This is a predicted structure of an 88-nucleotide RNA (transfer RNA) from an archaeon.
The sequence was found in a public genome assembly.
It matches the Rfam family "tRNA". Its family is annotated with triplet codon-amino acid adaptor activity in the Gene Ontology. The family's RNA type in Rfam is transfer RNA.
Model confidence (mean pLDDT): 84 of 100.
RNA sequence: GCAGGGGUCGCCAAGCCUGGCCAAAGGCGCCGGACUUAAGAUCCGGUCCCGAAGGGGUUCCGGGGUUCAAAUCCCCGCCCCUGCACCA
Numbered sequence: 001g002c003a004g005g006g007g008u009c010g011c012c013a014a015g016c017c018u019g020g021c022c023a024a025a026g027g028c029g030c031c032g033g034a035c036u037u038a039a040g041a042u043c044c045g046g047u048c049c050c051g052a053a054g055g056g057g058u059u060c061c062g063g064g065g066u067u068c069a070a071a072u073c074c075c076c077g078c079c080c081c082u083g084c085a086c087c088a
Stems, first nucleotide, its partner, number of pairs: 001084007010028003020068001029047006048057003061077005
């Protein structure tokens, strides 16, 4: 350089094709509780921000675009992985 795959809420990882029911599955971790003499395991709840709640706000690598509406479609850029090529 060429081809392919990928970047999502602390970590892993679904969702993307076919836009809306998404603060966004599931697992891990963490916090609280139950159980236990205690711990582990197991079970229940919570885990972006604000609020007592109803609810509100801001998010999916960065930027731009399309749309009533974008993690999802389009464009540009950055980064990672795999294969091939190149180099000496």